[in-house]
Context: one part of a larger RNA
RNA sequence: CCCUCUCUAAGGAACUCGGCAAAAUAACCCCGUAACUUCGGGAGAAGGGGUACCUUUUUAAGGUUGCAAUAACAAGGUCCAAGCGACUGUUUACCAAAAACACAGGUCUCCGCUAAGUCGUAAGACGACGUAUGGGGGCUGACGCCUGCCCAGUGCCGGAAGGUUAAAGAAGUUGGUUAGCUGUAAAGCGAAGCUGAUAACCGAAGCCCCGGUGAACGGCGGCCGUAACUAUAACGGUCCUAAGGUAGCGAAAUUCCUUGUCGGGUAAGUUCCGACCCGCACGAAAGGCGUAACGAUUUGGACACUGUCUCGGAGAGGGACUCG
Repeated sequence: CCCUCUCUAAGGAACUCGGCAAAAUAACCCCGUAACUUCGGGAGAAGGGGUACCUUUUUAAGGUUGCAAUAACAAGGUCCAAGCGACUGUUUACCAAAAACACAGGUCUCCGCUAAGUCGUAAGACGACGUAUGGGGGCUGACGCCUGCCCAGUGCCGGAAGGUUAAAGAAGUUGGUUAGCUGUAAAGCGAAGCUGAUAACCGAAGCCCCGGUGAACGGCGGCCGUAACUAUAACGGUCCUAAGGUAGCGAAAUUCCUUGUCGGGUAAGUUCCGACCCGCACGAAAGGCGUAACGAUUUGGACACUGUCUCGGAGAGGGACUCG
């Protein structure tokens, strides 16, 4: 010097990103226990007091020892406020345990059974020896109050009048071939059949078209003026749009400017809490806003407590080091 411990005057978080680590609390009995609440909880809330042994009429009273009586060991720190997620659970085996995943509940959609869906080339299997109070898929995520406007685009569902449209079918037109005919010859014409080309017309779904549909994918404006101080604009004008963001919330896990402004807490507060609203760029099942309980969650504060610190010191054991 390193590791693991023990003690430490006065102070008591001044340490530090942050009370990290340590200390403190602790068992049992009695008393007592707030806000809030889904009436179950919260709660071991908080906060106090007691605890050994002996005797007796064990109700109750008296006595004994020690510094100390749950005498060793072992055994919750507590409170206040806020964010997120309702909760118990699950997860990156070996850097992340969470606000991520799941969840009960909600809702949309598909599927009538040889179901939809999934695996497989198939046979076949699962679904299911189930049958819509069932099964598959998507989104949301207890509970409470709610969930606004837009169907123009995209998707999905329905419709079938019209337009477009494939193979197949096919009238017609046309080429080749040639029985035959004409011709002295060369050559020309040429039916049927066969074989090519072209093709009117007919021809489904789809698309165009017409409707519906947002807990489908998604979207939810700009400029100018105006009130008897000023300021602001309930109000008006105008342009554009499918419609122009409703309720609620809001410098927020979202706010750039920004340490916004005001209030609270501190002697002093870029964090925190309460407000304001000028929302760069919240917003309603990619849910909105609340919410008791819960959390090895995140943030701020307080009490207790302490070598975290002022600021060090002393000691024990094991290493390192020296000798052997």
Predicted 3D model of a 324-nucleotide part of an RNA (large-subunit ribosomal RNA, domain IV) from a wastewater metagenome. Its Rfam family is "Bacterial large subunit ribosomal RNA". Rfam links the family to the GO terms ribosome and structural constituent of ribosome. Its mean pLDDT, the model's own confidence on a scale to 100, is 88. RNAcentral holds the full RNA, with entries from SILVA.